[in-house]
Context: one part of a larger RNA
RNA sequence: UGACGGGGGCCCGCACAAGCAGCGGAGCGUGUGGUUUAAUUCGAUGUUACACGAAGAACCUUACCCAGGCUUGACAUACAGGUUGUAGGGAUCCGAAAGGUGACCGACCCGCAAGGGGAGCCUUCACAGGUGCUGCAUGGCUGUCGUCAGCUCGUGUCGUGAGAUGUUCGGUUAAGUCCGCUAACGAGCGCAACCCUCGCCGCGUGUUACAAGUGUCACGCGGGACCGCCGGCAUCAAGAAGCCGGAGGAAGGUGGGGAUGACGUCAAGUCAGCAUGGCCUUUAUGUCCGGGGCUACACACACGCUACAAUGGCCGGUACAAUGGGUUGCUAAGCCGCGAGGUAGAGCCAAUCCCCCAAAGCCGGCCUCAGUUCAGAUUGCAGGCUGCAACUCGCCUGCAUGAAGCUGGAGUUGCUAGUAAACGCGCGUCAGCUAUAGUGCGUUGAAUACGUUCUCGGGCCUUGUACA
Numbered sequence: 001u002g003a004c005g006g007g008g009g010c011c012c013g014c015a016c017a018a019g020c021a022g023c024g025g026a027g028c029g030u031g032u033g034g035u036u037u038a039a040u041u042c043g044a045u046g047u048u049a050c051a052c053g054a055a056g057a058a059c060c061u062u063a064c065c066c067a068g069g070c071u072u073g074a075c076a077u078a079c080a081g082g083u084u085g086u087a088g089g090g091a092u093c094c095g096a097a098a099g100g101u102g103a104c105c106g107a108c109c110c111g112c113a114a115g116g117g118g119a120g121c122c123u124u125c126a127c128a129g130g131u132g133c134u135g136c137a138u139g140g141c142u143g144u145c146g147u148c149a150g151c152u153c154g155u156g157u158c159g160u161g162a163g164a165u166g167u168u169c170g171g172u173u174a175a176g177u178c179c180g181c182u183a184a185c186g187a188g189c190g191c192a193a194c195c196c197u198c199g200c201c202g203c204g205u206g207u208u209a210c211a212a213g214u215g216u217c218a219c220g221c222g223g224g225a226c227c228g229c230c231g232g233c234a235u236c237a238a239g240a241a242g243c244c245g246g247a248g249g250a251a252g253g254u255g256g257g258g259a260u261g262a263c264g265u266c267a268a269g270u271c272a273g274c275a276u277g278g279c280c281u282u283u284a285u286g287u288c289c290g291g292g293g294c295u296a297c298a299c300a301c302a303c304g305c306u307a308c309a310a311u312g313g314c315c316g317g318u319a320c321a322a323u324g325g326g327u328u329g330c331u332a333a334g335c336c337g338c339g340a341g342g343u344a345g346a347g348c349c350a351a352u353c354c355c356c357c358a359a360a361g362c363c364g365g366c367c368u369c370a371g372u373u374c375a376g377a378u379u380g381c382a383g384g385c386u387g388c389a390a391c392u393c394g395c396c397u398g399c400a401u402g403a404a405g406c407u408g409g410a411g412u413u414g415c416u417a418g419u420a421a422a423c424g425c426g427c428g429u430c431a432g433c434u435a436u437a438g439u440g441c442g443u444u445g446a447a448u449a450c451g452u453u454c455u456c457g458g459g460c461c462u463u464g465u466a467c468a
Stems, first nucleotide, its partner, number of pairs: 001468002003465003007462007015452002019415005026306008034297002042053002064292003068288003073127001077126001080123004088105002093100002108118002110115001129281002132279003138275002140270003143266001145264001150189006156165003169180003195258004201222006229252001233245001236242001308408001312367007324355003329348002334343003374405001379400007421444007
């Protein structure tokens, strides 16, 4: 000087407390461990792995296994030699395909032609290739402490020196934010602001919107006016910084949300996104193809979905969104089907057409506390769709079947306002989908916070130390 303390002081955070809804029990979905397997490819492992890489494993993907092929190779560059009916297409036959066989057809550039060269192909030789190893050789990127308020420097001064001071102290703040004091005076990276978005207003434009002449909508611009700045008033305060209150206002003290992550820590993560040193491999650890596997299943954990019902279930009627997406696409009206869907083909490169009937809600009726008209797992049959192909291993529909489950031990999670909770809708990936995941959007819309003793994490000062 740091680190640590079941030392002290001050302070903060959904950290506790006060509340609301959960998880932990059940069934199912997904991930992981374990076990199994020919293979169940690999990575991630306290916080900071476990709906994570994967924004989508039937084939492909695919890296794994089994079997069958190829060997200058699926892909690149270059030297030399060879080949003009060559490149390319391809009947037949073998085969699961890859691959092999190969009748037949058949180009291009220069040149009138002869011919030559290029390209291509073949062979040979350099080499290609590797999701093989090392993230403890690395770049780049990322997680985390933590959006915590810290981390430093120049000059000066103090100290023999390591170092200190500044950065401490008194207030204050979300903040090393600002004020005052001060052997310090200044400065840098962080904080804040500048950026995006929502809420108010103004101006401009006016179709495809609303409407029938308008600006309540959309887009663009925040520039000259207004303006949000503790600006004006008042209390407290050292008449500083600031705090508290009321006014006006769409909005009040950082207005809400986002983006933004200091010096560093964890030899943290990633050689499988990419790049890359070294090592290893080269008729195989490369590459092509068929099939299988990644989907196994005594079990354990993690994240979720659906429920256990009457604030409910079912039936009928009826109301109100927003974000988005659409040409290999979204697909309307009409018709067929109980339905998934089919048919039909209008419109739309979209403020125009379509996806698109939002659902909880409201009105009326039935059920009357039961393992039920709760719950929907599981299973059987019959269908639909995508796709070469749904057996392993897809989704959806109809009929039937109707399991566990009557609110969950110890423990544990999220959340402070348009939030939690409830409700549906969209999108990405994508032929289809195992999405209950992820990410957005709107609708309905709470409770509680006395407080900082305690738990966890963190910041500052101080103290002790046999630690570095």

This is a predicted structure of a 468-nucleotide part of an RNA (small-subunit ribosomal RNA, 3' major domain) from an uncultured prokaryote.
Its mean pLDDT, the model's own confidence on a scale to 100, is 81.